[in-house]
A computed fold for a 156-nucleotide RNA from a bovine gut metagenome, annotated as Lysine riboswitch aptamer. The coordinates come from a structure-prediction model, not an experiment, and the mean pLDDT is 85. It matches the Rfam family "Lysine riboswitch aptamer". Rfam describes the family as follows. Riboswitches are metabolite binding domains within certain messenger RNAs that serve as precision sensors for their corresponding targets. Allosteric rearrangement of mRNA structure is mediated by ligand binding, and this results in modulation of gene expression. This family includes riboswitches that sense lysine in a number of genes involved in lysine metabolism, including lysC. Rfam links the family to the GO term lysine biosynthetic process.

RNA sequence: UGAUAGAGGCGCGGCCGACAUGAGUAACCACGGAAAAGCGACGGAAAUCGCCGGGGAGAAAGGGGACGCCGCCGAAGGGUAACGGUCUUUCCGGGCCGUUAUGCCUGGGCCGCCGGAGAAGAUUCGGCGGACUGUCGCGAAAGCGGAGCGCUGUCG
Numbered sequence: 001u002g003a004u005a006g007a008g009g010c011g012c013g014g015c016c017g018a019c020a021u022g023a024g025u026a027a028c029c030a031c032g033g034a035a036a037a038g039c040g041a042c043g044g045a046a047a048u049c050g051c052c053g054g055g056g057a058g059a060a061a062g063g064g065g066a067c068g069c070c071g072c073c074g075a076a077g078g079g080u081a082a083c084g085g086u087c088u089u090u091c092c093g094g095g096c097c098g099u100u101a102u103g104c105c106u107g108g109g110c111c112g113c114c115g116g117a118g119a120a121g122a123u124u125c126g127g128c129g130g131a132c133u134g135u136c137g138c139g140a141a142a143g144c145g146g147a148g149c150g151c152u153g154u155c156g
Base pairs, nucleotide, nucleotide: 001156002155003154004153005152006151009073011072012071013070014069015068019064028056029055031053032052033051039050040049041048042093043092044091045090046089047088076106077105078104079102080101081100082099083098084097085096086095087094107133108132110130111129112128113127114126115125116124117123135146136145137144138143
């Protein structure tokens, strides 16, 4: 240096999915009142659309998800960029979803704080801090340090 087999453990990703949330919301029905201003439809400009109240009956999508199954150990996740879709229409921003590119970042999970996404106290992403854990290095030890572009075995 190449090939190949492996290890980390509350390990990673995917599928299925009861169920809760969404929500007593939207749309619908009848009744009463209004027809201007204001307000709303992610933010700004322009346009367009949309009235309010209590009553009746009353969803779904998106987001999550126990158990189980499958594929795995850069598993994978994130950042950035381009393109496509979506949030009423056009322009400028922003969010979300998808595809592609990129060794730009991250060994791994857990806990706390802060921030982003989100209807959310669900879930999730990022940053910082903490102890733990696998691994290699230094060290007599205590301990300290490094990063998966790593570590261990085998073969060349």